Molecule: small-subunit ribosomal RNA
Organism: uncultured Treponema clone HsPySp20
RNA sequence: AGUUUGAUCCUGGCUCAGAACGAACGCUGGCGGCGCGUCUUAAGCAUGCAAGUCGAAUGGCAAGGAGAGAGCUUGCUCUCUCCCUAGAAUGGCGGACUGGUGAGUAACACGUGGGUGACAUACCCUUAGGACGGGGAUAGCCUCUAGAAAUAGAGGAUAAUACCGGAUACGACCGUGACUGUUAGAGGGUCACGAGGAAAGGGGCUACGGCCCCGCCUGAGGAAUGGCCCGCGGCCCAUUAGCUAGUUGGUGAGGUAAAGGCCCACCAAGGCGAUGAUGGGUAUCCGGCCUAAGAGGGUGAACGGACACAUUGGGACUGAGAUACGGCCCAGACUCCUACGGGAGGCAGCAGCUAAGAAUAUUCCGCAAUGGGCGAAAGCCUGACGGAGCGACGCCGCGUGGAUGAUGAAGGCCGUGAGGUUGUAAAGUCCUUUUGAACCUGACGAAUAAGCUGUGGAGGGAAUGCCACAGUGGUGACGGUAGGGUUUGAAUAAGCAACGGCUAAUUACGUGCCAGCAGCCGCGGUAACACGUAAGUUGCGAGCGUUGUUCGGAAUUAUUGGGCGUAAAGGGUAUGUAGGCGGUCAUGCAAGCUUGAUGUGAAAUCCAUGGGCUCAACCCGUGAACUGCAUUGAGAACUAUAUGGCUUGAGUUACCGAGGGGAAACCGGAAUUCCAGGUGUAGGGGUGAAAUCUGUAGAUAUCUGGAAGAACACCGAUGGCGAAGGCAGGUUUCCAUUGGAUAACUGACGCUGAGGUACGAAGGUGCGGGGAGCAAACAGGAUUAGAUACCCUGGUAGUCCGCACAGUAAACGAUGUGCACUAGGUGUUUGCCUGAAAGGUGAGUGCCGAAGCUAACGUGGUAAGUGCACCGCCUGGGGAGUAUGCCCGCAAGGGUGAAACUCAAAGGAAUUGACGGGGGCCCGCACAAGCGGUGGAGCAUGUGGUUUAAUUCGAUGGUACGCGAGGAACCUUACCUGGGCUUGACAUAUGGAGCAACUCGGCAGAGAUGGCGGGGCGCAGCAAUGCGGCUUCAUACAGGUGCUGCAUGGCUGUCGUCAGCUCGUGCCGUGAGGUGUUGGGUUAAGUCCCGCAACGAGCGCAACCCCUACUGCCAGUUACUAACAGGUGAUGCUGAGGACUCUGGCGGAACUGCCGGUGACAAACCGGAGGAAGGUGGGGAUGACGUCAAGUCAUCAUGGCCCUUAUGUCCAGGGCUACACACGUGCUACAAUGGUCGGAACAGAGCGAGGCGAAGCAGCGAUGUGGAGCGAAGCGCAAAAAGCCGAUCGUAGUUCGGAUUGGAGUCUGAAACCCGACUCCAUGAAGUUGGAAUCGCUAGUAAUCGCACAUCAGCACGGUGCGGUGAAUACGUUCCCGGGCCUUGUACACACCGCCCGUCACACCAUCCGAGUAGAGGGUACCCGAAGCCGGUAGUCUAACCCGCAAGGGAGGACGCUGUCGAAGGUAUGCUUUGUGAGGGGGGUGAAGUCGUAACAAGGUAGCCGU
Repeated sequence: AGUUUGAUCCUGGCUCAGAACGAACGCUGGCGGCGCGUCUUAAGCAUGCAAGUCGAAUGGCAAGGAGAGAGCUUGCUCUCUCCCUAGAAUGGCGGACUGGUGAGUAACACGUGGGUGACAUACCCUUAGGACGGGGAUAGCCUCUAGAAAUAGAGGAUAAUACCGGAUACGACCGUGACUGUUAGAGGGUCACGAGGAAAGGGGCUACGGCCCCGCCUGAGGAAUGGCCCGCGGCCCAUUAGCUAGUUGGUGAGGUAAAGGCCCACCAAGGCGAUGAUGGGUAUCCGGCCUAAGAGGGUGAACGGACACAUUGGGACUGAGAUACGGCCCAGACUCCUACGGGAGGCAGCAGCUAAGAAUAUUCCGCAAUGGGCGAAAGCCUGACGGAGCGACGCCGCGUGGAUGAUGAAGGCCGUGAGGUUGUAAAGUCCUUUUGAACCUGACGAAUAAGCUGUGGAGGGAAUGCCACAGUGGUGACGGUAGGGUUUGAAUAAGCAACGGCUAAUUACGUGCCAGCAGCCGCGGUAACACGUAAGUUGCGAGCGUUGUUCGGAAUUAUUGGGCGUAAAGGGUAUGUAGGCGGUCAUGCAAGCUUGAUGUGAAAUCCAUGGGCUCAACCCGUGAACUGCAUUGAGAACUAUAUGGCUUGAGUUACCGAGGGGAAACCGGAAUUCCAGGUGUAGGGGUGAAAUCUGUAGAUAUCUGGAAGAACACCGAUGGCGAAGGCAGGUUUCCAUUGGAUAACUGACGCUGAGGUACGAAGGUGCGGGGAGCAAACAGGAUUAGAUACCCUGGUAGUCCGCACAGUAAACGAUGUGCACUAGGUGUUUGCCUGAAAGGUGAGUGCCGAAGCUAACGUGGUAAGUGCACCGCCUGGGGAGUAUGCCCGCAAGGGUGAAACUCAAAGGAAUUGACGGGGGCCCGCACAAGCGGUGGAGCAUGUGGUUUAAUUCGAUGGUACGCGAGGAACCUUACCUGGGCUUGACAUAUGGAGCAACUCGGCAGAGAUGGCGGGGCGCAGCAAUGCGGCUUCAUACAGGUGCUGCAUGGCUGUCGUCAGCUCGUGCCGUGAGGUGUUGGGUUAAGUCCCGCAACGAGCGCAACCCCUACUGCCAGUUACUAACAGGUGAUGCUGAGGACUCUGGCGGAACUGCCGGUGACAAACCGGAGGAAGGUGGGGAUGACGUCAAGUCAUCAUGGCCCUUAUGUCCAGGGCUACACACGUGCUACAAUGGUCGGAACAGAGCGAGGCGAAGCAGCGAUGUGGAGCGAAGCGCAAAAAGCCGAUCGUAGUUCGGAUUGGAGUCUGAAACCCGACUCCAUGAAGUUGGAAUCGCUAGUAAUCGCACAUCAGCACGGUGCGGUGAAUACGUUCCCGGGCCUUGUACACACCGCCCGUCACACCAUCCGAGUAGAGGGUACCCGAAGCCGGUAGUCUAACCCGCAAGGGAGGACGCUGUCGAAGGUAUGCUUUGUGAGGGGGGUGAAGUCGUAACAAGGUAGCCGU
């Protein structure tokens, strides 16, 4: 930084960006330097090499060379001498170093600091003394024996610096005694006496006397290296809590270089452990390395120090040093040889091989350098080491060219086009040559070697010799390498990843929830910046990505540096042990603490600085640092500690109070049920309504008496008490608590408190009682789709008492205990002070609230503020408080308490909405009150469905269904069948060819169309020619009612003509957001008024517009006609008039303006007057922000996709008109408020030239004929109808009703068959007022009656308008529906058509249990017992020394035998752990499965916790 949300703040996890690596994988790959390279399998190993050396310790010597001699076969053999030595042997030193590995080890193994008065040390240095004199063997060698071999044995001779006695012995060692000395303690030092204990020679020189060198022996000191001991430090698990018999200590003996139960005998009974013993798991440790700001965390490759190991286990020997990687013995496993009798071996040395694995190199060169062993030295040995090889494994450096170059080339990609981009990039031109290639030259690392020469020095009689200096002097694996020079030529050298956000960098095409991507969030379902490809861009670059691991970010284990009211988290409560912490004064001490000094903290590394490789990496020097430990000096404030005081913390006693505090005993009344009796009669009871139940065998009700058990009304209260749980009738007794005031006393006795202990609601368990009411389980009745529930009737445990267990609760203030400090206000309980009141002061208990705190909510002297002390607890959600182990319990169960796996969230508080079978207020034909309908019938019309070649398409809850369509016979027409056309039926452009356009006729054909014939020759211009048109060919293109209304514009519906929706500034809030817009009134209205941290404003409301109602003025023909005049059968018919009606233009009028009342002095409301009209007069137009991915790609427009001799276009016929059925909307009816017949009235608004069409005539009629008049206040349509007057019908399927059908016609139209309307005659169906349900309407409305118009050739029961007649009802807002405002709850936000739980079924995954089964590990007991050390020994053998003349004996030794211990092995037992396992259990995850509806709203029975 991303990610929980509609948005916000917080909590919290997950993820990313960084650095690092002994890495691996993918793609790619030019060079050099410096490093690094089996992390797996301490698996197994062929082959070669990795530890030898010394002849100046020793005997000796093959081969070879030289010489001499002999034999003679004259070039051979033998012998001797000399030189040279190989190999082997004795002996010395070294093989205990170097090198490898990390299996084991949780330990004094390591680190650090000490101790050793408890020790050792070959070689080296310094120093003291010494080295006398003897002896006996033995290998090699020779001869033989056994054996396949390895090897072994016998006999014989021999040497030493090999071995053994003796002598001497100052020191040293041992014993005894004395003195001294220090320490925590001791084996320290000095002196005396005694005893026993050494040795080896070799070489050189010589004047032969000796000297020198290297060795040898005994001491002392040193250097350096070890052994042992101790303090401190560094892993996990308590689901490991007890462990321990040599165990702990003592005494004595043994053993060791040395302390020590190290070992043994005896004695005692100790020792360790919650500061974690014992057990289990894991692990070499450190300097360091990586990371980090640091503190820390991780790690222990390479380099360096220590340890451990060397096929596994055991053992000792030798030695200064080993319990010994390239030594020995034994046992086991494995491999090899074998003559089957026996033998041999140990790469975790360097190379190398096999296997394993994602994975890790050459069977290289050299001892030239550094270092090591031996040697006097030369030198030899050295897979240590120095180098080279392989590997981009890492770090560092260099290069793949530089400059110029615009026509901004070509090509690619994008774009409608213009153009953009790749891009100065390329090409081209001019340069350079690192690197490369060729040739030439060519280092440093190497000199203090030996030797030789010279000089000087010490000592000495001299020489060799010793010491110092100078000169000379050989040696290179790497390697003809690094470096340098010349020539050549841009020549030999660029990739990888990414491009949705985090995160730098975008476009096109393909794909279409497919293929795929993905670190997290998430992309992909036809316009993907997220997949794949291309182009471009970004990043890094000989590398780049991915994967893995570690630290970081992560303050996400918080010491630095977190938390716990509600997010995870306070133990149910108290008491108290260990522990932690602790008032005040004085003095001492100096452990902590502060400060100084000293030692140490290896080197390397890190850091700073300087230097060397051309730079860097790398290397070297110097410094700092190594934050630690130890020793020592000083200080004394604080802490600790010691001593002595003090009284304020704490406590005790006395006095006065308070209380449902606890325990026990006794007592009381009301109620309930039951029993008995009386009165009394038909019900009672119960519910939403019922039923089960009860009652005529007498209930319920009522009265009297009795019994039983349980609980205690009123008082009673955010009142009291208690640690919590909890405690309530009254009285008494006992016990305890707590407050106040005042005295006295003790003198820090205190706070907290892991474990421990006690108490601990309800429910539960055991035993014994008790049992009235209530009431799990259970039964019945209801409810219901079901109802194992909610409701009802019953009813058992239980509830009650005693004793015992259990030990949990949402045991909550979801707030641990104690102390101190920090504004106030107001109640209340109980004390004290005060004469009362007021007030003050304690201890409790409540509310509000400042600062502060808090994510917010909130908290706020009863803190969640500010501090201190101590305890408990938390670290994402789920899995899971589960499994397993252990402890407790009679059981139920409780306590403690995981992991695998899975998700990217889970969560807290607050905000805005939406929703609620939440609340309040209000409105609407919403209900109610009414009137008339629909739903039943027939028909019309639309839709669904079905059918069909097609029944074209769309509209589908409200908001589709007489809707698009305001009018389908053809056309329309989009559909079907068939027949045609292909630049096309239509547009534009270009090019070519031809022709006026146009029109008439007949032929074929269903027509489109085809072909034929005739007429006809445009405009301008004198003309050339131009313009315009038509046909045809070609190319661009046309065309599409094809798809997507979920890509869109526009338009429309709906909420809704509902009163709302917002903004600016300010203010409040961390923020989302709030305020304004809420509140009090009022309105039809967010209408207006008042108030108010708001003040204003905008879109809506209203008004402005139109019609209508009254009126004034003006004007008046085609309208009108009062007065005047004329005229008729009659009529404004005519003259005339401008009065009236009317027409149409401009005005007026209505504004709560006036009066009264109510209201807050407001707004407003109520009533009234006047007025044609009264509180928006009536109607219309007008539709805010938005909602429904609402509707429309088929009105139109339009992106994308698709078709292109067809999905385009033309034509004929058919279809859209089908018909078992279902629904919507209508018409006509069912009749008498009516039908039929006759007579006579009264409108408005429209329409009319391809028109309306009068009169007249014909027809029963539709209509025909006719043609006057009229482009219409003129003429026509035109008759209005209901109504009114009169007649008839008489309740009937009718004189109601008219469907259906037959016949005959009329009209329109090319054409009425499919499929028009109308007329006449005949026919005369259903239907007698319509179930559940449902619609409209509040006044000129409903109802009813007709008229006109649009569309239109014709077709209207539909639509749009017009007028005529003309009601009823509204108490009211409880309920239904919709809506507005406020408020409340919410787990909803796709917003209740939401969310969401559990079983079951299926698939997959991990896990638990599991009869068993297979391994591994360690324990105990016993058996067997190798090698070997130690002990014993009577058997066998025996050179040195002793005795002895000798034989022989002795001492001592070896072998054998034997004992203790003892590895591997075996048996038994139980434990730990791992794998596997029929079957069983739950868990998790999965596509739209099944059943219900538990939770979220009062979630429809409030929810939740324990049982």